[in-house]
Molecule: small-subunit ribosomal RNA
Organism: metagenome
């Protein structure tokens, strides 16, 4: 800090994803120690046990029991004192949980002049004097219990009067201060009214009833006055999402009453009285949810939490409600009402773990029914001390974070093993083994601190109180006791021994790390792209390797990365995004100047911002997490002060925004009534007489009852031609004949006024094409929807004849469009050119200059690019409106608006990893330009018909062997299938093999020959002959070694499969004219330039122009051959000249003149003329010249392309076969034969056949050959045998032609197939299955439908010759050779392919491409829906426990008063009654949630149907 993924590539936009940190986490896998922290996030579900709040005898009556003595044995006395009651403090903290709660809550900052505070400090004063009662207790009695009732006894710090009092309280007053209105505060009078307890320890006179009093001291009590510390109330700011919730509110919002209520201000109650309060700054509703310090994330700003710790609140089995109290509406208190549980005698009672453990239940998950009160704090006590599940400790759990170990050093023969291998190795790997060394940790053994401060009790010395040297309280030094749960820990020393101690995920790219083997789109992986269909680094194992590490990995969740909601820090013209346009309300900004102010706004000052967390410093824990002390930091906070530019306000003045007014001016601006020609149609009359119309063609329609088509008239509706112009006017939507009348903007000028009056606009409000709907009219044209007639496979469509609604008009509704400039309004600024329109200065007309509107071009800028560019998409600034992947969806629902049609608002689930936009480069288009080519067209011969040859496909076969498959298979491979070939079939044999190389034994039977037997053969079996080097010898022979052979073993061997694993080699776009490349320039970039473009030409061949300038591969040449001449050379070749010589022939002598033959050279280059062209390049035409414009021909084949074609040429990777998929042998298929096709050959005849004569080539071949000659044969051929290893010989005769004779148009003297006999050749062999001859036989077929092929000159046609392979040949093929020897076109409309530039594009697997609906079929969510069923709210009604509160109290009734008394007053209760009010009850409304037969449509899912809607002019833009 980014990276992956749309694309053939590219830039953009834009989602999805992925790396980091975190977690109270869970899952799987593994697990040594140790510290520190954390651990029911779910049902606030329901609990079994046990513990978690008591204490005081120094308040009070009293006292089981124990002990010691006495003792008349009945008991007394002393100490001690359990459990129960009166009394008093404390059970309101502490400790839990987080369900309610969007504000009675919380933070944060004030306020209380509206308040309270037990125990605690600090002060002031007190602390007399009386009374009447009751619990225990006893008796007695009701219940099963819990529980109680009656009768009698007594105490107090329990309870009542009285006295006495203050700076207390109230109430009336004065004076002063101070301030915020009511007031407050201080200092002072008068009235009134209110206290109180008593226990312990000590003690000098005094008194005593011998308890004591009295005095002090301690604690306790009253009154008070402050303090700490604590709470109550009130204000302001913050505090979550939803308007598919927009209107709430009747105590509701104020007042007023010495009204009530509280500690306190208030509608907080209450009775009047007014009608107000709240709210688009979001009231009210609804969802959700404790809030903070903090925590986790980021650079920050932000965004997600609120577990641990602290702080506030809030509840303690759902409600409800008040008692006591200083403090509660009370988690371990009370009373009711409801639920749920228990007990029970059935009559009634008990009970609340969201305190610690614990259990059940839920769930993916969350611990021990633990030790202590030693430390910390807390309640009660004078205290000792009791109680504390607070708390301190321990256990569980790798749940988190931290810190240790699992050893260190050396050790190459780089050990074994494993894996891999190109077999050489390479690698795990110094890794181990072996040697040397250490002991931190855990283990034994032994020792041994802190965590303890203080308490009592005492002893000395001081110090306060006091009459006191008692007492108490307290310092200070001692003694002396008491306490440790944790903890068999911690530390220390020592003792063995490498001994006890590693896992777990990955390894295609992101992302560090790669090989085998299985598997074969299967089985599986996968966070995104995506991997798997026989060579998977992606599945699985395995070796290696990467990374963390007592952890590793997944899975969930939150931040980031995401500038991906953008405050910092986005966008809106094609990407997703400007409202159809105006006008204006609230609101937001708002010209220039002066004053004042001081809200914001900038500075200072004071207070606050609790601790702990965080940061930064130092320190203590062996080190670190953790801790501990300092210090910073924390804010839209609060106070107070001060400034006066800035904004705000107030007040004043300004004139330049904005208006106003005067004069002109252009216009299809708007309404209303008028009026006009042309043009259609339809009506009458006339002329006229057959077609008219309509169409790619045609029919439907219409016409002889007169159309069409023309003349005259007349009627009607609607729409305004020419000017007409990217020219006007208008917010837009729009507006087009004239004339009038009414009207609303602009724009120029020119002086005056107004003084900011402005711009923008959420809600509203108004216009607003076209269709369309409402009611009444009009309808002449055109014309959805409907008829019909073609098209077609169909044709609910494009074409045509008709035609309704509508289209016009009035009223009135709809509110929508690609309502587009896809570009919201305003303002100000920022380079030109140029044309329009409308005004105004200027001028005699110009030139020239200004506003103001409407386009064209272009520049910086700006953009992703295209483009834009003073009419900004450039530079600011104001305001609205929109936007946040694609699809589901503008759907669903909900509310609105509509007469409907339908608008506006506007989701989700579920899917998908992309969808887009510009732009490039291809490839294509039933786009478009230019060009070429036997492509066409103009010729000539074919093919398709026949018969036959040959191949192929089907079929058939044991087998018909394989491959080739559009042009680029099909007389292809195969330039030779009877055997062989031969790979197939059937039989019949061998297994180290038919062919290699190594090893390792082993003999002499060995190599090699030769014979027999079987057999089809191959083979198999027997028998016999028999070596060769070299060393040895007694000469019998022996021992080695090459070869062979035997046996083993390793290997051979495959015409087995993949040509989509490959080489190489081939076709074919094409001999097409194209592919490129360096350097430089363009462009963010893919690219592009160059190579376009103007000519040329076969040709990216030259030429000019050019941001290009060179070069390569290729065309061209250069090689060969052919056409013409010179030269050398002269044999096998020639033979003019001279000579011999045959019947005849270069036969011969001899010659190089010619022809030839082959070496070498010349010759051609638009060179020359002319003319066109650009002075060019080249082109037309002509001159010479054998040849003229690359003179014929051939060889050669760019980049690539087609997964073209070949594993059966040949190589070669994998896989697969090994007595067999190898090898060998016989016979047999490759030759079959209803048909289909390709290619050929030979015909159909007279330009011909036949018979006879007769002429003229080229270029090959030839020794297992060519083979003359002569003989025989009727041929074929045999016999014989010269010559020739060939310019000598021999194949070998050319043939069409030419001449002569016949045939006379006829299935023939055409044609030759088929069969029939006879032979001949080759070769072991011709039956299956050859060729050749003779003779006889004589089929089709009389010029070939659609369709197709080939050719432009020595070519086509046509004739006939050789050669390869070959033992013969199925060759009419295939490559050559020559003879003879034409026609036609000089153009590019069209079919076909091809090259260039070009345009559209949704294609790039590239048009065989891509794509849309509807059906049918699985799956999934979701919507409606008769209704069923649950939850929560709610206004009214009815019923009304418990309790406050008021009444009322015939009954009850100690303390005080009066009274001798009885009584009687005074106060005060039971009880009843009235307000309120929890549950509950009826019936109703709301909301919401789950189901629901059928409906609906959506997504999704390799190869289902129908068509072809989209993309190219996508074939009707």
């Nucleotide at each position: 800090a980014g990276g992956g993924u749309u694309u053939g590539a590219u830039c953009c936009u834009g989602g999805c994803u992925c790396a980091g940190a975190a977690c109270g986490a869970a899952c799987g896998g593994u697990g040594g120690c140790g510290g520190u922290g954390u651990g029911c996030u779910u049902a606030u579900u329901a609990c079994a046990u046990g513990c978690a709040a008591g204490u005081c005898g120094a308040g009070c009556g009293g006292a089981a029991u124990a002990u010691a003595c006495c003792u008349u044995c009945g008991g007394g006395u002393a100490u001690a004192g359990a459990g129960a009651g009166c009394g008093g403090c404390g059970g309101a903290a502490g400790g839990g949980u987080g369900a309610g709660u969007a504000a009675u809550g919380u933070a944060u900052a004030g306020a209380u002049a509206a308040c309270c505070u037990a125990c605690c400090u600090c002060g002031a004063a007190g602390c007399g004097g009386g009374g009447g009662a009751u619990a225990a207790c006893a008796g007695u009695u009701c219940g099963a219990a819990a529980g109680g009732g009656c009768u009698g006894c007594u105490a107090a710090u329990a309870c009542c009067g009285c006295a006495u009092a203050c700076u207390a309280u109230u109430a009336c007053g004065u004076a002063g201060u101070u301030g915020c209105a009511u007031a407050u505060c201080u200092a002072u009078g008068u009235a009134a009214u209110g206290a109180a307890a008593g226990u312990g320890g000590g003690g000098g006179a005094c008194c005593u009833u011998c308890g004591g009093g009295c005095c002090u001291c301690a604690c306790a009590c009253u009154u008070u006055g402050a303090g700490a510390g604590g709470g109550g109330u009130c204000u302001a700011u913050a505090u979550c999402c939803u308007a598919u919730u927009a209107g709430c509110u009747a105590g509701u919002u104020g007042g007023u009453g010495c009204g009530g209520g509280u500690a306190a201000a208030a509608g907080c109650c209450u009775a009047c009285c007014a009608a107000g309060g709240c709210g688009a700054u979001g009231a009210u509703g609804g969802g959700u949810a404790g809030c903070c310090g903090g925590c986790c994330u980021g650079a920050g700003a932000g965004g997600g939490u609120g577990u641990a710790c602290g702080g506030c609140c809030a509840c303690a089995c759902g409600g409800g409600c008040a008692c006591u109290g200083a403090g509660a509406c009370a988690c371990g208190g009370g009373c009711c009402c409801g639920a749920c549980u228990c007990c029970u005698a059935c009559g009634g009672g008990a009970g609340g773990c969201a305190g610690c453990a614990g259990u059940a239940a839920g769930g993916a998950a969350u611990a021990u029914u633990g030790g202590g009160c030693a430390a910390u704090g807390g309640g009660c006590g004078c205290a000792a001390g009791c109680c504390u599940g607070a708390c301190c400790c321990a256990g569980c759990g790798a749940c988190a974070c931290c810190g240790c170990g699992u050893g260190a050093g050396u050790g190459a023969u780089g050990a074994c093993g494993g894996c891999u291998u190109u077999c050489g190795g390479g690698u795990u790997g110094u890794a181990a083994a072996g040697c040397u060394c250490u002991a931190a940790c855990a283990c034994g053994u032994a020792u041994u601190a802190a965590g303890a401060a203080g308490g009592u009790a005492u002893a000395u010395a001081g110090u306060a109180c006091u009459a006191a040297u008692a007492u108490u309280a307290u310092u200070a030094u001692g003694u002396a006791u008491c306490a440790g749960a944790c903890a068999a820990a911690g530390g220390u020393a020592c003792g063995a021994a490498a001994u006890g101690a590693a896992g777990u995920c990955a390894u295609g790219g992101c992302u560090a790390a790669c090989u085998c083997u299985g598997u074969g789109c299967c089985a599986g992986c996968a966070g995104c792209c995506g991997c798997g269909g026989u060579a998977a680094u992606a599945c699985a194992g395995a070796g290696a390797u990467g990374g963390c590490a007592a952890c590793c990995g997944u899975u969930g969740u939150u931040c980031g990365g995401a500038a991906u909601c953008a405050c910092u820090g986005g966008g809106c013209u094609u990407a997703a995004a400007g409202g159809g346009c105006a006008c204006g309300u609230a609101g937001g900004c708002g010209g220039a100047c002066u004053g004042a102010u001081a809200a914001g706004u900038u500075g200072a000052u004071u207070g606050u911002g609790a601790a702990a967390g965080u940061a930064u410093a130092u320190g203590g824990c062996u080190u670190a997490c953790c801790c501990a002390u300092a210090u910073a930091a924390u804010g839209u906070c609060a106070u107070u002060c001060a400034a006066a530019a800035c904004u705000g306000u107030c007040a004043g003045a300004c004139u330049u925004g904005a208006g106003a007014u005067c004069g002109g001016u252009a216009g299809g601006g708007g309404a209303g009534a008028g009026u006009a020609g042309a043009a259609c149609u339809u009506c009458u009359g006339g002329u006229g007489g057959a077609g008219c119309g309509g169409u790619g063609a045609a029919a439907u329609g219409u016409g002889u009852u007169g159309a069409u088509a023309u003349c005259a008239g007349a009627a009607g509706g609607a729409a305004u031609g020419c000017c007409g112009g990217a020219g006007g006017c208008g917010a837009a939507a729009g507006c087009g004949a004239c004339u009038c009348u009414c009207u609303g903007g602009g724009c120029c000028g020119u002086g005056u006024c107004u003084g900011a009056c402005g711009c923008u606009g959420a809600g509203g409000u108004g216009c607003g094409a076209a269709a369309g709907c409402u009611a009444g009219g009009g309808u002449a044209g055109c014309g959805a929807a409907c008829g019909g007639g073609a098209u077609u496979a169909g044709a609910u469509a494009c074409c045509c004849c008709g035609g309704u609604a509508g289209u016009c008009c009035u009223a009135g509704c709809c509110g929508u469009a690609a309502a587009c400039g896809a570009u919201g309004a305003g303002u100000a600024c920022u380079a030109g050119g140029u044309a329009g329109a409308g005004g105004g200065g200027g001028u005699c007309a110009a030139a020239c200059u200004u506003c103001u509107c409407u386009g064209c071009u272009g520049g910086a800028g700006c953009a992703a690019a295209a483009g834009u560019a003073u009419u900004a998409a450039g530079u600011a600034c104001u305001c609205c409106g929109c936007c946040u992947g694609g699809g589901g969806a503008g759907u669903a629902u909900g509310g609105u608006c509509g007469c409907a049609a339908g608008g506006c608002u506007g989701a989700a689930a579920c899917u998908c990893a992309a969808a887009g936009g510009a732009a490039u480069u291809g490839a294509c288009g039933g786009g478009g330009g230019c060009u070429c080519a036997c492509a066409c067209a103009a010729g000539c011969g074919g093919u398709g018909g026949a018969g036959c040859a040959u191949g192929u496909g089907g079929u058939u076969u044991a087998a018909u062997u394989c491959g080739a498959a559009u042009c680029a298979a099909c007389g292809c491979g195969a330039a030779g299938a009877a055997c062989c070939u031969u790979a197939c079939c059937u039989g019949g044999a061998c297994u180290u093999g038919a062919c290699a190389u190594g090893u390792u034994a082993g003999u002499a039977u060995u190599a090699u020959c030769u014979a027999c037997a079987u057999g089809a053969a191959a083979g198999u079996g027997u028998a016999g002959a028999g070596a060769c080097a070299g060393u040895u010898u007694u000469c019998g022979g022996a021992c080695c070694g090459g070869a062979a052979c035997u046996a083993a073993c390793a290997c051979a061997g495959g015409u087995g499969u993949u040509g989509c694993a490959u080489g190489g080699c081939u076709g074919u776009c094409g001999u097409c004219a194209g592919c490129u490349c360096g350097u430089g320039c363009c462009g963010u970039g893919a690219g592009g330039u160059g190579u376009u473009g103007g000519g040329u030409u076969a040709a990216g061949u030259c030429c000019c122009a050019u941001a290009a300038c060179g070069a390569g591969c290729g065309a061209a040449a250069c090689c060969u051959u052919u056409a013409u001449c010179c030269u050398u050379a002269g044999u096998u070749g020639c033979c003019a000249g001279c000579g011999g010589g045959u019947c005849a022939u270069g036969c011969c002598g001899g010659g190089g003149a010619c022809u030839c033959u082959a070496g070498g050279g010349a010759g051609a280059c638009u060179g020359c003329g002319u003319a066109c062209g650009u002075u060019a390049a080249g082109u037309g035409c002509g001159a010479g010249g054998a040849a003229g414009g690359c003179g014929g021909a051939g060889a050669c084949g760019a980049c690539g392309u087609c997964a073209a074609g070949u594993c059966a040429u040949c190589a070669u990777g994998g896989c697969c076969c090994u007595u067999a998929u190898g090898u060998c042998c016989a016979g047999g298929g490759c030759u079959a034969c209803a048909c289909a096709c390709g290619u050929g050959c030979u015909a159909c005849a007279a330009u011909g056949g036949u018979a006879g004569a007769g002429a003229c080539a080229a270029a090959g071949g030839g020794a297992a050959g060519c083979g003359a000659u002569a003989u025989c044969g009727u041929a074929a051929g045999a016999u014989u045998a010269a010559g020739c290893c060939a310019a000598u010989c021999c194949c070998a005769a050319a043939a069409a032609c030419u001449c002569u004779a016949u045939c006379u148009c006829a299935g023939u003297u055409c044609g030759g197939a088929u069969u029939g006999a006879g032979g001949g050749c080759u070769g072991c062999a011709a039956u299956u299955c050859g060729c050749c001859c003779u003779c006889a036989u004589g089929a089709a077929g009389u010029u070939g439908g659609a369709a197709u092929c080939g050719c432009u000159a020595g070519u086509a046609a046509u004739c006939g010759u050789g050669g390869g392979u070959c033992a013969g040949c199925g060759a009419u093929a295939c490559c050559a050779c020559g003879g003879u020897g034409a026609a036609u076109g000089u153009g590019u409309u069209c079919c076909u392919g091809a090259g260039c530039c070009u345009u559209g594009u949704a294609c790039a697997c590239a048009c065989c491409g891509c794509c849309c609906g509807u059906c049918a079929a699985g799956c999934c969510a979701c919507c409606g829906a008769a209704g069923c069923a649950g939850g929560g709210g709610u206004a009214g009604c009815c019923u009304g426990a418990a309790g406050u509160c008021g009444a009322u109290g015939a009954c009850c009734a100690a303390a005080c008063c009066a009274g001798c008394a009885a009584u009687g007053g005074g106060g005060g209760g039971a009880g009843u009654c009235g307000c309120c009010c929890a549950a509950g009850g009826a019936a109703g409304c709301c909301u919401u949630u789950g189901u629901g037969a059928c409906g609906g449509g959506g997504a999704c899912u390799a190869a289902g149907u129908c068509g072809u809607a989209a993309c190219a002019a996508g074939g009707u833009a």